[in-house]
Molecule: RNase P RNA; transfer RNA
Organism: Sphingomonas canadensis
RNA sequence: CCAGAGGGCCGGGCGGCCGCGGGUGCCUUCGGGUGCGCGAGGAAAGUCCGGGCUCCACGGAACGACGGUGGCGGGUAACGCCCGCCGGCCCCCGCUCAGGCGGGGGUUAGGGAAAGUGCCACAGAGAGCAGACCGCCCACUGCCCCGGCGCAAGCCGGGGUGAGGGCAAGGGUGAAAGGGUGCGGCAAGAGCGCACCGCGCGACCGGCAACGGAAGCGGCACGGCAAACCCCACCGGGAGCAAGACCGAAUAGGGGCGGCAUAUGGGCCUGUUCCGGCUCGUCGCCCGGGUUGGUUGCUUGAGGCGGCGCGUGAGCGCCGUCCUAGAGGAAUGGCCGCCCAUCCCCCGGUGCAAGCCGGGGGUGGACAGAACCCGGCUUACAGGCCCUCUGGCGUU
RNA sequence: GCGAUCGUAGCUCAGUUGGUUAGAGCACCGGUUUGUGGUACCGGGGGUCGCGGGUUCAAGUCCCGUCGAUCGCCCCA
Numbered sequence: 001c002c003a004g005a006g007g008g009c010c011g012g013g014c015g016g017c018c019g020c021g022g023g024u025g026c027c028u029u030c031g032g033g034u035g036c037g038c039g040a041g042g043a044a045a046g047u048c049c050g051g052g053c054u055c056c057a058c059g060g061a062a063c064g065a066c067g068g069u070g071g072c073g074g075g076u077a078a079c080g081c082c083c084g085c086c087g088g089c090c091c092c093c094g095c096u097c098a099g100g101c102g103g104g105g106g107u108u109a110g111g112g113a114a115a116g117u118g119c120c121a122c123a124g125a126g127a128g129c130a131g132a133c134c135g136c137c138c139a140c141u142g143c144c145c146c147g148g149c150g151c152a153a154g155c156c157g158g159g160g161u162g163a164g165g166g167c168a169a170g171g172g173u174g175a176a177a178g179g180g181u182g183c184g185g186c187a188a189g190a191g192c193g194c195a196c197c198g199c200g201c202g203a204c205c206g207g208c209a210a211c212g213g214a215a216g217c218g219g220c221a222c223g224g225c226a227a228a229c230c231c232c233a234c235c236g237g238g239a240g241c242a243a244g245a246c247c248g249a250a251u252a253g254g255g256g257c258g259g260c261a262u263a264u265g266g267g268c269c270u271g272u273u274c275c276g277g278c279u280c281g282u283c284g285c286c287c288g289g290g291u292u293g294g295u296u297g298c299u300u301g302a303g304g305c306g307g308c309g310c311g312u313g314a315g316c317g318c319c320g321u322c323c324u325a326g327a328g329g330a331a332u333g334g335c336c337g338c339c340c341a342u343c344c345c346c347c348g349g350u351g352c353a354a355g356c357c358g359g360g361g362g363u364g365g366a367c368a369g370a371a372c373c374c375g376g377c378u379u380a381c382a383g384g385c386c387c388u389c390u391g392g393c394g395u396u
Numbered sequence: 397g398c399g400a401u402c403g404u405a406g407c408u409c410a411g412u413u414g415g416u417u418a419g420a421g422c423a424c425c426g427g428u429u430u431g432u433g434g435u436a437c438c439g440g441g442g443g444u445c446g447c448g449g450g451u452u453c454a455a456g457u458c459c460c461g462u463c464g465a466u467c468g469c470c471c472c473a
Base pairs, nucleotide, nucleotide: 001392002391003390004389005388006387007386008385009384010383012339013338014337015336016335017334018333020039021038023036024035025034026033027032041367045378046377048376049375050374051373052372053240054239055238056237059275060274061273062272063271066236067235068234069233070232071085072084073083074082075081086110087108088107089106090105091104092103093102094101095100111231112230116229117228118225119224120223133171134170135167136166137165138164141163142161143160144159145158146157147156148155149154179197180196181195182194183193184192198220199218200217201216204213205212206211244296245295246294247293254287255286256285257284258283259282260281265280266279267278268277269276288472289471290470303322304321305320306319307318308317309316310315340365343362344361345360346359347358348357349356350355397469398468399467400466401465402464403463406422407421408420409419415453424440425439426438427437428436446462447461448460449459450458
């Protein structure tokens, strides 16, 4: 210098003129005028999580259902977020006795499958306390042939067959076939036996823990799926600023259908039961009618910036300083000048070329617009800057 | 702004507890019937299951993200 991966930050600048929405000072003939100051984002977005706030509602307990989360520890108001660590997987580098070991980076919805249920299509012999199609074998039960012995029944030896039987190595099917390699063993085989590797249990040691190491024991069981039901642990009442409060206006506190009831009862208090409370009709759906107003909630907040201290880090504590949008069909805009980034063209120089240097001209700035407020996540984003790691090339 | 539902062929919809090549009706194309057209009969084509990723041996179906469409909200009460 180039390329790749990861992370963080910025995301046009300055000036002039004219506007728009709030705030505030002054003047006012109360209509307004004028001065000053403020006025979109990192995502304001999606509305996916967690809270504040408000109402339901001034209730309590037990049980159940439903939904969510899921390694461990920490941070936080809280979280499904963040940080650190552990385990798994992938990549790179180094060492190696070639089995692995060490370092770095990335990624990870990562409780339980020896509690139960369910599923594993097609193919295949067999798919879950499995199985024998091809194949291998003839130890065993038979059958056939030859030889020997015997009066005979039969016995002994050898060979064949595979009806029957043994095997699970090899082939084949599949996503998956009940450890791998080697030696022994056997009729043929097989953890059947042994060595090494793998696997399971594991006294003990280290760590807050997840987990790591490990003497020894076990011939090997316990396949996969829980983003299937389920089990375990933990968490969760519901609705949302169109919540809610006040003022004002209008209309029909009207009609229909259905459910449950007639007070030792019904309804509501968001499943059931009990206690308690309120109410006397109540609940649900549909039709119909009215309005399209004002004030408040409303922006000072788990707030921003700087310094110091603690912590590996997320973050926390103390001190100082600042006030920084509050609209309501919804303001935050338009024009001009200069500069910068991007892209394109021309000229000159250099070079084999790509390109580089100098000059001139043109273009013109991504995604996107607050709506009660915060903390996160996710998604969109032209271009630029910085940091870490890896590889390549060049120079010293 | 808040809440809820849905997305499968050109249109309207099925698709069971995840399983072999995703179906039906209308529409479209070809043929037969007819002098021609329609009807009727026979045959055929047509699919990014809105899109992207994940779980799984296997995804239209399960999970996550994203895009689009539709509906509801005040007062009488």